RNA sequence: GUAGCAACCUGUUCUAUCGUAUCCCGGCUUGUCCGCGGGUAAGGAAAGUCAGGACAACAUAGAGCACCAUACUUCCUAACGGGAAGGUCUUGCGGCUGAACACCGUGGGAACAGACAGUGCCACAGAAAAAAUACCGUCGCACCGCAAGGUUCGAUAAGGGUGAAAACGCGGGGUAAGAGCCCACGCCUUGUUGUAGCAAUACAGCAUGAGGGUAAACCUUAUGGGUUGAAAGACCAAAUAUACCGGGAGUUGCACUGCGCAAGCAGCUGCUAUAAGGGUUGCUCGCCCGAUGCCCGGGGGGUAGGUCGUUAGAGGCCGUUAGUGAUAGCGGUCCCAGAUAAAUGAUGGAAGCCGGAAGGUCGGCAACAGGCCCGAAGGGACAGAAUCCUGCUUAUAGGGUUGUUACCAAA
Numbered sequence: 001g002u003a004g005c006a007a008c009c010u011g012u013u014c015u016a017u018c019g020u021a022u023c024c025c026g027g028c029u030u031g032u033c034c035g036c037g038g039g040u041a042a043g044g045a046a047a048g049u050c051a052g053g054a055c056a057a058c059a060u061a062g063a064g065c066a067c068c069a070u071a072c073u074u075c076c077u078a079a080c081g082g083g084a085a086g087g088u089c090u091u092g093c094g095g096c097u098g099a100a101c102a103c104c105g106u107g108g109g110a111a112c113a114g115a116c117a118g119u120g121c122c123a124c125a126g127a128a129a130a131a132a133u134a135c136c137g138u139c140g141c142a143c144c145g146c147a148a149g150g151u152u153c154g155a156u157a158a159g160g161g162u163g164a165a166a167a168c169g170c171g172g173g174g175u176a177a178g179a180g181c182c183c184a185c186g187c188c189u190u191g192u193u194g195u196a197g198c199a200a201u202a203c204a205g206c207a208u209g210a211g212g213g214u215a216a217a218c219c220u221u222a223u224g225g226g227u228u229g230a231a232a233g234a235c236c237a238a239a240u241a242u243a244c245c246g247g248g249a250g251u252u253g254c255a256c257u258g259c260g261c262a263a264g265c266a267g268c269u270g271c272u273a274u275a276a277g278g279g280u281u282g283c284u285c286g287c288c289c290g291a292u293g294c295c296c297g298g299g300g301g302g303u304a305g306g307u308c309g310u311u312a313g314a315g316g317c318c319g320u321u322a323g324u325g326a327u328a329g330c331g332g333u334c335c336c337a338g339a340u341a342a343a344u345g346a347u348g349g350a351a352g353c354c355g356g357a358a359g360g361u362c363g364g365c366a367a368c369a370g371g372c373c374c375g376a377a378g379g380g381a382c383a384g385a386a387u388c389c390u391g392c393u394u395a396u397a398g399g400g401u402u403g404u405u406a407c408c409a410a411a
Base pairs, nucleotide, nucleotide: 001407002406003405004404005403006402007401008400009399010398012351013350014349015348016347017346018345020041021040022039023038024037025035026034027033028031043382047393048392050391051390052389053388054387055229056228057227058226067225068224069223070222071221072086073085074084075083076082087112088110089109090108091107092106093105094104095103113220114219118218119217120214121213122212135160136159137156138155139154140153142151143150144149168186169185171183172182173181187211188209190207191206192205193204194203195202196201233308234307235306236305242300244298245297246296247295248294253271254270255269256267257266258265259264277289278288279287280286315334316333317332318331319330320329321328322327353379354378359373360372361371362370363368
């Protein structure tokens, strides 16, 4: 220098014309209006809606069981299953080494509580997959056989063989042959003491031992957990219908008056839903119909519609202090879309980026490797706010920074 990989950062700018949404201002013909008036107008992910909160409504004595989630430690944060730093295990590369182990450096991964609570499961192969049922082998007794050897019964997990995994490794003792059966050394589990550390844990000592795996099998332990989301929710409220209340006319009934011996009839009279009557199960109550209607007024709830919630906030930027860091404190400065069927756009020009056709030039006799200059066509991703915030995940043309690997060139 080129290429690959990983992590992080960035994510075009200015301008003209015509438009869009909203706020302010002005105007009148007061509107879903007009204005050649002014301001503002998407992102690093606005996305997925995955986790956690703010906020809101509803629910909610307390405890246990069940269910769900989480699971090394400390810290950060409003909170989290997020983040930071560290520990342990595992793994790639490099160093050390004659080579390796260990160790050191540097990346990746962990679903990293418990297998000494209990239950289950462990394909194929294998005798056996967990307190083993002996295939080969080894050993003992008995029998058969001249012998080699064979057969029955028993012992044996040391050896062979199978397997991903076979009862801790290795040496010695021991034994008929063997076995942690016993012993030394070593590994591992659990407990405990000391030292270092806030802790996980590390190192050392002592004790312990029924020394396969599996909890992304049930399960056990510990901690945590109400439901629904802005279509949450609060307020105002037309037309139409109307619970309920007041007034009026008035049906009916009753009263009164008149007439009539009486049954009854009549009314420019008064009061007026208390009814008469009917239905519903034989009765009572209740309920329904019947003027419980009509007219005028009041009136609550609710619909259309409107306002708020709604963007000044765990806010952005800059500086500084503390901290390894996530982050926090302090100071300064800024106001940065708020629409509701959903605006934030279109066209042109200039600059910048990528791109390199063609051309020029340096070197060379030339072919031509290479350097430099100029530079046409073409390209410009992923993606669009809808209550807000913190994270995570995913997408992303081009450019940049750092690290690392390989190759090439020069010293």